[in-house]
Molecule: transfer RNA
Organism: Candidatus Pacearchaeota archaeon
Parts: sequence; structure tokens; C1' cells
RNA sequence: GCGCCGUUAGUUUAUCGGUAGAAUGACUGCCUUCCACGAAGUAGAGAGGGGUUCAAUUCCCCUACGGCGCA
Repeated sequence: GCGCCGUUAGUUUAUCGGUAGAAUGACUGCCUUCCACGAAGUAGAGAGGGGUUCAAUUCCCCUACGGCGCA
């Protein structure tokens, strides 16, 4: 330098055009003499930008970062 793959919640990870789910973690109150456990609830995410579309995490392009391969 060229090509390919990936980037979603604090963390791990689903979702292949139509409201982004889960686990774990955090918080709240319940339970308990207290803690732990348990059960209930709440908040929390699409790397950045552009395009296509009625509608984009999803399809296309560029950029950034990470990984792999070739030279």
C1' cells in the first nucleotide's frame, strides 16, 4: 500500500428493513434482627458522517478504531 472481518447498555451478547431484547452489573423499595439469598420494579445502548427508503442497527459510500491475510 491492497483486500477481508468486526464496532449495539458499565461488561458479555441477540436482533438480516417496521417499537432494539437478554444475562450480568447499577439503583429503588419488599423479605430478614442485620447481611447474603430470593422475588418485584426502574434507569441504561446501535463508532462518527452522508446516501437509498414511507421507514435503516439492518442496504450502499466515506472516515475512525480493532483484528486477520497478502505484498